[in-house]
RNA sequence: GGCCCUGUAGCUCAGCUGGAUAGAGUACCUGACUUCGAAUCAGAGGGUCAAGAGUUCGAAUCUCUUCAGGGUCA
Numbered sequence: 001g002g003c004c005c006u007g008u009a010g011c012u013c014a015g016c017u018g019g020a021u022a023g024a025g026u027a028c029c030u031g032a033c034u035u036c037g038a039a040u041c042a043g044a045g046g047g048u049c050a051a052g053a054g055u056u057c058g059a060a061u062c063u064c065u066u067c068a069g070g071g072u073c074a
Base pairs, nucleotide, nucleotide: 001073002072003071004070005069006068007067010026011025012024013023019057029043030042031041032040050066051065052064053063054062
C1' cells in the first nucleotide's frame, strides 16, 4: 500500500428485509431486607448508535469520505 471485518450505555453485547419512545446483562445510584455488610428483591438514572456528508416521507440499518482497532496479502 490492496482487500476484508468490527465500532450501539462505564463494561460485554443484541438490534431481522429502512418504520416501536433505541434494548438486554453487568456495574454504579436509591429503597426494602440485615445489628452492619454481602447476597437477594424492587426502582431510577445513564446513548450525538465512531465522525461528517448524501439518498429517503423516514437511517443504528443503504451509499460515500474520514478516524480508530483487528485480520489477511504483498